């Protein structure tokens, strides 16, 4: 912005418009044009009828008879329809409209004059209407209803025609459509517990289609509520829809029924029907016109527009069909409907092709990479197909039939049957022909759940994530990529609802410890309830009958090509209502019964309760006596008490309190609790008796009563203890544990408080289910004894223990169940937030009951298992301590780290397990670090091209060398070729990173005795048992017991070396005994006796003896024996921890560097030096330091080597030279032992540093070698906290060889032999281990878990002096609209109006 009534056959009438007639005018004489009669037809308007209460929207209000079901109205109404009865008399006066004037901008209003009706009025007529009176009859549960008869009042009507009809009045029936009652169903909140004044009845009026407090008077004082009144908060309700196995949760779109609702509030009017969506009339908000005076609207109609929004459609087509007003009908009108358009919004169907085609092509990925895999028959090619799709052609049904003609029937205006216009969708579907694989595939995902894997990047970074969780340099999880899954014209995501979740449990859960039993009893409402009968039939149960609207759901049959989706049948709708039966159970009612409960009587019980009377002991205090210095208190003090006389002792006196033995898993009480003795009142309980009631019974919301210990009022009490307080102490503090004092209060009357781990962390009642075994009180038998007694057994009560079935997650429980069953209460639903906060009860107060949310975590919890830990417990072991001997921690110098410093000061090792450690030899090399100069392949190693016979190799030049650069010489061949070199390519080379990606080794617990494993057996199950327990051992070594039997790696024993003894062998070792022989001498012949050497044997095993013991074994100065209980050493290290070291011995994934992070050289550095640790050498001296003299080993080197003997030199070391690849040659062993010197000092102690000379090795000793000679002569007089080693050939000392090596910073490091002690009472500590036990909130396992405070800030939350907005509630005040009532002097003939109130 457009669109959502008709009738002229009711009326009056008019603009047209067609036709006749006749006139005018123009005039081509049959056509234009005006006007006027008459006929037909009649727009808009008007009056009248009907409709406008429908159908279309929407979901605001509403917890209601809204709505759903089933009833009822004898309390009711209903237009249009259908049927029946009966009538329709005769006037009358306006009014719209039209004309005429008039005001306003408009919307619209006003005055005049004429007129119509099926519009309005009067009149008659009139009934089975309606009001009344009276009578008589018949029926209902009641209120009362129906019928007849009679008398009185009162109300009707309308015409129009084409003569076919359509209509008008009053009546009665129906049909439809509404009203009203009523039972029953209908959401959350009790932190809403009392509502209620027309509120509940009753009379009477009024009102109203019609009943009723539905309105007023007036009387009564009621009605509702814990079976939830009232308040609040949320909501339209059914049919149905999702979800589910169902029972139930969650919903109220479409589609159908009911309400309510039309801008917001309110009111009425018409009218059959509204308090009316496109009608009225006030009041308001909002928009809009305006001449500013006023006036106009209400899309929750159908399109469409704006705002909001995560997010919803065209201002389309037609009345062709269904309906629906209207009309007699044609028609008309109809954003109701039918249709088209938009949207993968949902469902259903269909396609994007089908075969064949291996060179398994290119590409792509990815791999153990000269070759496979995979994409993938996939493509290309070739041959069919044509749904679909483009072009043409054909095209049915939806249509029944109206009017109107014909035909049959009859009960004459209806019914049935023929003919008989009309199609928005529609270029529809559907069918045919032609082309031509031609027009058409994406979206999630790939760690598990949950179908599907690789690869690159990324490197707690970007990101992922539904839940667990991924990501820290090897990510099947993050990003891409190949490749695979899944579903597909869709797939993902998000939001919500049901499942799963038996996680609110009725089907179908729980409370000992996981969340859950009320502190306990009484008791009211209810819930449940004992045996036997009768009656009734409420609940139950079964049959009829109504009813449960269509859709919709199932099913069956059918129609669209299938299906989606329609058509039909049928079942289902599990419900209400009624009827007739049935009587077991339940309910009702009513007779009986004793067994349940209760009473009675007897005989007992007990720390049951209240009052009251009374007792010793022990404590403190006063008197007084005796006595003297302390006492009292702790771990240890010390405050306090005491010479004013205390504790300690005697005697007398006073006070509060609590009550030893008795005493006891004892007793008694609901619980809470109750304890010297007596008395009184009370109430409970147990057994025995079977007298009495006759089910009087459980159980217990709401409610009452009791209820511990602190607390709290009032008054007394106060010895004793003792919060608070105070003082000492303890401590890093100590507002604590200890000590001294002490108020409250603890006691006692009254009076509150009402909680406790008020626990058996287990609610009550009754019944039922296998035993053993104490006990309290009572009966009953038996035996014994006879003043009461004791013993045994049954049995009922009550109190324990153990334990079978069963229960239960297990621990346990187990007739005092946590068992199997009833009933009845009362409580749970993750964890903080919280028993907190509002709000309410109560309380003096402290505080108590009631008791959430927001927010937040992906837990929190139980019971059990195995570890690991414990300032836990038991045994046990180790130089663990202790008991000893030497050390280190002070000194100086080695060395090695740590820090620094530096161009570098290469790297690694870092607690024990790094620090004399890799390194068993850093001047250059080594070397890996820096600075500088050079190379680009130094060096192996094959391989193919290709080229050359040179290149090295001598000299020379420059250099700091590495190089460069000159220059000088020359292959070999059997000609096939061989060497060798240059050169290119492939290949290389890193001591560059990761040791937290490896593999080897390799440390440490640890030479500690643990660590597994089969089968079996427990146990749901992690798990255990086995391997625990008793003894033993050095040992999980062995015995013995034993739901275990075995077994396996360790243990140990087999191995080496060493100790002793035969054998067998005899050089280089060896020499008794013979002979030589020499100054001496295995030097010699000889010998094989000894020693030695290396081979082979043997010995030792608790074997034997005594003792203990059951064994295993231990014990003896046992015997023997060289050697005795593992002889002594060495080698050998379980499972497995330390992500323990180590990519720099190698080795290796993976990353990185490629004219460098490789490679070569020259110096340089690792050797720096304020320092500060570690291992260690010398030493500080008389057990000793120099001098001088004499002994006595082992093991191990050795030829560029070790060197005898001689020279030289102070020496280091040199020159000559024997002898040895060595049981053959080479080396003074030192401590020791004699002898002498030094007398205690910074020394005749210590030797550092520092000057000087010098030797060797080496290319070279400056940075940075050992070593000699000489001067020089430091610190240092036994070492502070703490710390180390070691138990017998051992620790102390003492000295010697080696490896590496040109040479050595070795005082390191590995060996080797000499001298050669001391101590171990014990296990209580401290440290590390083993085994069992026990506690755990640890499990990265006590270096472990874990609380709380606390700084700036003000983004969130709360608060806050205040400031500023909204909402709401009360009380007054003003009273539109309307509706009634009263008047109405105005108008009207008159009814009535207006019009005041």
């Nucleotide at each position: 912005u457009g669109c959502a009534g008709u009738c002229g056959a009711g009326g009056g009438g008019u603009a047209g418009a067609a036709g006749a007639c006749a006139c005018u005018a123009g005039c081509u004489u049959g056509c234009u044009a005006g006007g006027g009669u008459c006929u037909u037809u009649g727009a808009g308007a008007c009056c009248g009828g009907c409709g406008c209460a429908c159908g279309g929207g929407u979901g605001c209000g509403u917890a209601a008879c809204g709505c759903g079901u089933a009833u009822g109205c004898a309390a009711c109404c209903u237009a249009c329809c259908u049927u029946c009865c009966a009538c329709a008399u005769g006037g009358g006066g306006a009014u719209a409209g039209c004309c005429c004037g008039g005001a306003g901008a408009a919307a619209u209003c006003c005055g005049g004059a004429u007129u119509a009706a099926u519009a309005c009025c009067c009149u008659a007529u009139g009934g089975u209407a309606c009001c009344u009176u009276u009578g008589a009859c018949c029926g209902g549960c009641a209120u009362u209803g129906g019928u007849c008869a009679a008398g009185g009042g009162u109300u009707a009507a309308a015409g129009c025609u084409u003569c076919g009809g359509c209509g008008g009045u009053g009546g009665g029936a129906g049909a439809u459509g509404g009203g009203c009652a009523u039972g029953c169903g209908u959401c959350c909140c009790a932190u809403u517990a009392g509502c209620u004044a027309g509120u509940u009845g009753g009379u009477g009026c009024g009102g109203u289609a019609a009943c009723g407090g539905c309105g007023c008077a007036c009387c009564a004082a009621g009605g509702c509520a814990g079976c939830g009144a009232u308040g609040g908060g949320u909501a339209g309700g059914g049919g149905c829809c999702c979800u589910g196995a169902g029972a139930g949760g969650g919903g109220g779109a479409c589609c159908c029924c009911c309400c309510a609702c039309a801008c917001u509030g309110g009111u009425a009017c018409u009218g059959a029907g509204a308090c009316a969506c496109g009608g009225a009339c006030c009041a308001g908000a909002c928009u809009c016109c305006u001449a500013c005076g006023g006036g106009a609207g209400g899309c929750a109609g159908c399109a469409g527009u704006g705002a909001g929004g995560a997010a919803u459609a065209u201002u389309g087509g037609a009345c062709a069909a269904u309906g629906g007003g209207c009309g007699g009908a044609a028609g008309c009108c109809u954003g109701a409907u039918c249709c088209a358009g938009c949207c993968a919004u949902g469902c259903c169907g269909c396609g994007u092709g089908c075969a064949g085609g291996a060179a398994g092509a290119c590409g792509g990925c990815c791999c153990u990479a000269u070759g496979g895999g995979u994409u993938g028959u996939a493509a290309a090619c070739u041959g069919c197909u044509u749904u679909u799709g483009u072009a043409c052609g054909g095209g049915g049904a939806g249509a029944a039939u109206a009017a109107g003609c014909c035909c049959u029937a009859c009960g004459a205006g209806u019914a049935g049957g023929g003919c008989g216009a009309u199609g928005a969708c529609g270029g529809u579907a559907c069918c045919g022909u032609a082309c031509g694989a031609a027009u058409a595939a994406g979206c999630a995902c790939c760690g598990g759940c949950u179908a599907a894997c690789u690869c690159c990047g990324u490197g707690c970074c970007a990101g992922c994530a539904g839940c667990c969780g991924c990501g820290g340099u090897a990510a099947u999880a993050c990003g891409g990529a190949g490749g695979g899954u899944g579903c597909a014209a869709g797939c993902g995501u998000u939001a919500u609802c049901c499942g799963g979740a038996a996680u609110c449990a009725u089907u179908g859960g729980g409370u000992u410890u996981a969340a859950a039993g009320g502190g306990u009893c009484c008791g009211u409402a209810g819930g449940c309830g004992g045996g036997c009968g009768u009656g009734u039939a409420a609940g139950u149960c079964a049959g009829g009958g109504g009813u449960g609207a269509a859709a919709g759901u199932u099913u069956g049959c059918c129609g669209c090509u299938c299906a989606a989706c329609g058509g039909u049948a049928a079942a289902a709708u599990u419900g209400c209502c009624u009827u007739u039966g049935a009587u077991a159970c339940u309910g009702c009612a009513u007779g009986c019964c004793u067994u349940g409960a209760a009473u009675c009587g007897g005989c007992g019980g007990g720390a049951a309760g209240u009052g009251g009377c009374u007792g010793g002991a022990a404590u403190g205090a006063g008197u007084a006596g005796u006595g003297u210095a302390g006492c009292g208190g702790u771990g240890a003090a010390a405050u306090g008490c005491a010479u004013a006389g205390a504790u300690a002792u005697u005697a007398c006196u006073c006070a509060g309190a609590a009550c030893a033995c008795c005493g006891a898993u004892u007793g008694c009480g609901a619980a809470g609790g109750c304890a010297g003795g007596c008395c009184a009142c009370u109430a409970c309980u147990g057994c025995c008796g079977g007298a009495u009631u006759g089910a009087c019974g459980c159980u217990g919301a709401u409610g009452g009563a009791c209820g511990a210990a602190a607390g709290c009022g009032u008054g007394g009490g106060g010895a004793g203890c003792g919060a608070a307080c105070a003082g000492g102490a303890u401590u890093a503090g100590a507002u604590a544990c200890c000590c001294u004092g002490g108020u409250a209060g603890u006691c006692c009357a009254c009076g509150c408080c009402g909680u406790a781990a008020a626990c058996g962390a287990u609610g009550g009642a009754u019944a039922c289910u296998a035993g053993c075994u104490g006990u309290u009180g009572g009966u009953c038998c038996g035996c014994c004894a006879u003043u009461g007694g004791g013993c045994g057994g049954a049995u009922c009560u009550g109190u324990g223990g153990u334990u079978a079935a069963g229960c239960g997650a297990a621990a346990g429980u187990g007739a005092u169940a946590a068992g199997u069953a009833u009933c009845c209460c009362a409580c749970c639903u993750g964890g903080g937030g919280a028993g907190u906060a509002c709000g309410u009860u109560c309380g003096c107060a402290a505080g108590a009951a009631u008791g959430a949310a927001a927010c937040u975590c992906a837990a929190a919890g139980g019971a059990a298992u195995u570890g690991a830990c414990g300032g836990g417990g038991g045994c046990c072991c180790g130089c663990a301590c202790a008991a000893g001997c030497g050390g280190u921690g002070g000194a100086g110098c080695a060395u090695g780290u740590g820090g620094u410093u530096u161009a570098a000061u290469u790297c690694g090792a870092u607690g024990a397990u790094a620090c004399g450690c890799g390194a068993g030899g850093a001047a250059c090399c080594u070397u890996a670090c820096c600075a500088g100069g050079g190379c680009u392949u130094a060096a192996a190693u094959g391989c193919a091209g290709u080229c050359u016979g040179a290149c090295a190799g001598g000299g020379g030049u420059g250099g700091a060398a590495a190089c460069a650069c000159c220059u000088u010489u020359u292959c070999c061949u059997u000609c096939g070729g061989g060497c060798a070199g240059g050169u290119u390519g492939c290949a290389a080379g890193g001591u560059g990173c990761u040791g937290c990606a490896u593999g080897g080794u390799u440390g440490u617990c640890g030479u500690c005795a643990g660590c597994u494993c089969g089968u079996g057996c427990c146990g749901u199950g992690a798990g255990g048992u086995g391997u625990c327990a008793g003894g033993u051992u050095a040992a999980g070594u062995c015995c013995u017991a034993u739901a275990a039997c075995g077994a396996g790696c360790g243990c140990a024993a087999c191995c080496c070396c060493u100790g002793c003894c035969g054998u067998u062998a005899g050089u280089u070792a060896c020499c008794a005994g013979c002979a030589u022989g020499u100054a001496a001498a295995g030097a010699u012949g000889g010998g094989g006796a000894c020693u030695c050497u290396a081979g082979c044997g043997g010995g030792a095993c608790u074997g034997c003896c005594g003792g203990u013991g059951c064994a295993a074994a231990c014990c003896g100065c046992g015997a023997g024996g060289a050697a005795g209980g593992u002889g002594g050493g060495g080698a050998u290290g379980a499972c497995g921890u330390c992500a323990a070291a180590u990519c720099a011995u190698c080795a290796c994934g993976g990353c990185c560097c490629u004219u460098a992070c490789g490679u070569c050289c020259u110096g340089g550095g690792c050797c720096a030096c304020a320092c500060a640790c570690g291992u260690g050498c010398u030493a500080c001296a008389a057990u000793g330091g120099c001098c001088g003299g004499u002994a006595c080993a082992g093991a191990g080197a050795g030829c560029a080597g070790c060197c005898a003997u001689c020279c030289g030199g102070u020496a280091a070391c040199g020159g000559a030279g024997c002898g040895c690849g060595a049981a053959u040659c080479u080396a003074u062993a030192a401590a020791a032992c004699c002898g002498g010197u030094c007398a205690c000092a910074g020394u005749u102690c210590g030797g550092a540093u520092c000057g000087g000379g010098g030797u060797c090795u080496g290319c070279a000793a400056c940075u940075c070698g050992a070593c000699c000679c000489c001067g020089u002569g430091a610190a240092g007089c036994u070492g502070g906290a703490a710390u180390c080693g070691c138990u017998a050939g051992u620790a102390a000392u003492c000295g010697g060889a080696u490896a590496u090596c040109a040479g050595c910073c070795a005082u390191g490091a590995u060996c080797c032999g000499g001298u050669g002690a001391a101590u171990a009472c014990g296990u209580u500590c401290c440290c590390g281990g083993g085994c069992c036990u026990u506690g755990u909130a640890c499990a990265c396992a006590c270096c472990g878990c874990c609380c709380g405070u606390c700084a700036a800030g003000c983004c969130a939350u709360g608060g806050a002096a205040g400031c500023c907005g909204g909402g709401g509630g009360u009380a007054c005040c003003u009273g539109a609209a309307g509706u009634u009532g009263g008047u109405g002097a105005c108008c009207g003939c008159a009814a009535g109006g207006a019009g005041c109130u």

Predicted 3D model of a 1397-nucleotide RNA (small-subunit ribosomal RNA) from Galbibacter sp. Its mean pLDDT, the model's own confidence on a scale to 100, is 81.